Two RNAs folded together computationally: RNase P RNA and transfer RNA, 356 nucleotides in total.
RNA sequence: GCGAGUCAGAGCACAACACGCUGCUACGGCAGAGGAAACUCCUCCCUCCAUACAGGAAAUGUGAUCUGGAGAUAGAUGAUCAGAGAUGGUCGGCAACAGAGCAGAAAAAAUUCCACCUGGCGUACUAUGAUGGUUCAGCCUGAGAUUUCCAGGAAGUGAAAUGAAAGAUCUGUCCCACAUGGAGCAAAGCCAAACAGAACCUAAAGAUCCUGUACUUGGUUCAGGUAGGCUGCAAAGCGAAAUAUUGUGAAAACAAAAGGAGGGUUACUCCUGACACGC
RNA sequence: GGGCCGGUAGCUCAGCCUGGAAGAGCGCCGCCCUCGCAAGGCGGAGGUCCCGGGUUCAAAUCCCGGCCGGUCCACCA
Numbered sequence: 001g002c003g004a005g006u007c008a009g010a011g012c013a014c015a016a017c018a019c020g021c022u023g024c025u026a027c028g029g030c031a032g033a034g035g036a037a038a039c040u041c042c043u044c045c046c047u048c049c050a051u052a053c054a055g056g057a058a059a060u061g062u063g064a065u066c067u068g069g070a071g072a073u074a075g076a077u078g079a080u081c082a083g084a085g086a087u088g089g090u091c092g093g094c095a096a097c098a099g100a101g102c103a104g105a106a107a108a109a110a111u112u113c114c115a116c117c118u119g120g121c122g123u124a125c126u127a128u129g130a131u132g133g134u135u136c137a138g139c140c141u142g143a144g145a146u147u148u149c150c151a152g153g154a155a156g157u158g159a160a161a162u163g164a165a166a167g168a169u170c171u172g173u174c175c176c177a178c179a180u181g182g183a184g185c186a187a188a189g190c191c192a193a194a195c196a197g198a199a200c201c202u203a204a205a206g207a208u209c210c211u212g213u214a215c216u217u218g219g220u221u222c223a224g225g226u227a228g229g230c231u232g233c234a235a236a237g238c239g240a241a242a243u244a245u246u247g248u249g250a251a252a253a254c255a256a257a258a259g260g261a262g263g264g265u266u267a268c269u270c271c272u273g274a275c276a277c278g279c
Numbered sequence: 280g281g282g283c284c285g286g287u288a289g290c291u292c293a294g295c296c297u298g299g300a301a302g303a304g305c306g307c308c309g310c311c312c313u314c315g316c317a318a319g320g321c322g323g324a325g326g327u328c329c330c331g332g333g334u335u336c337a338a339a340u341c342c343c344g345g346c347c348g349g350u351c352c353a354c355c356a
Stems, first nucleotide, its partner, number of pairs: 001279003005275005010269002012249005021032004034254001038265002041263005046184004051214007059180005064077005078091005092175002097172004111160003114156001116153005123145001125144001132140003188231004197222005205216002224355003280352007289305004299336001307323005329345005
């Protein structure tokens, strides 16, 4: 220098149109589309579901340690996985219960073989010395005893061709700890307009379920009608949406608010920096 | 804007919850039957399980992210 990576930062500037659009204004100006506004994965504010108490039972979600935070989560450290590395991902426990296809003796506690001990049948060999011990050409002991077979016992980190895994390991609806009502701004409140019917259930139902005590007249479905406005809503905007247009520069790519704020994840590179590679 | 559901053979779907060989019907191809066709019988082919990662011995299935498609929502009473 070139190539291909990872992690951060930053994601336009200037000029013109005799300053365009929205709002505020001391009329000078000021504020007004992103780092992800995206995915809708979370948290908080906010709103409704009319409620209160006692007892019991579950369900769902999360999961290393320390520190910060109201929380979602963040940082550091550790373990482990991926990678050549920079770097990135993941994270409770198997004592009991349940499970692990096919294969394999077996997936969890047994089976077979081997080795050890005891007894039996039978019988080599045995006082011309079995067996056992030992300081091993030796010495001591002094009557049993070897192979095969049968039965029993005890017990092994011995072997058993499989399999990802065989002193087990892994997982769960199991165990432990913690947390937890549901719906969401098309929430919801108010005004206006039009239509105001039918069926069913009613202490049924009513912030997980069950039981109990109070409390609350509505609830569900179908049909019908109106589909306008204000608030919610912030210095711009928020039921369709303004933040422009043109030119220059190598100015691109991902992509463009919708109640607000914060976090996570996934995208992208005209550029800047650091780190780690190859030529 | 918000909630929910789906994507598997050419078409319609099952399997996913509870992970172990990818399946059914219709369609397609070949053979039999028939003078010929249809129907019927027998056999066969055909798969990026939407895409990319992760967990696991093993993923259509479980988890995460993305893409595409469908459906519902206000007020009155």
Rfam match: Archaeal RNase P. From the family's description: Ribonuclease P (RNase P) is a ubiquitous endoribonuclease, found in archaea, bacteria and eukarya as well as chloroplasts and mitochondria. Its best characterised activity is the generation of mature 5'-ends of tRNAs by cleaving the 5'-leader elements of precursor-tRNAs. Cellular RNase Ps are ribonucleoproteins. RNA from bacterial RNase Ps retains its catalytic activity in the absence of the protein subunit, i.e. it is a ribozyme. Isolated eukaryotic and archaeal RNase P RNA has not been shown to retain its catalytic function, but is still essential for the catalytic activity of the holoenzyme. Although the archaeal and eukaryotic holoenzymes have a much greater protein content than the bacterial ones, the RNA cores from all the three lineages are homologous -- helices corresponding to P1, P2, P3, P4, and P10/11 are common to all cellular RNase P RNAs. Yet, there is considerable sequence variation, particularly among the eukaryotic RNAs. For this family Rfam cites "The Ribonuclease P Database" (Brown, Nucleic Acids Res, 1999). Its family is annotated with ribonuclease P activity, tRNA processing and multimeric ribonuclease P complex in the Gene Ontology.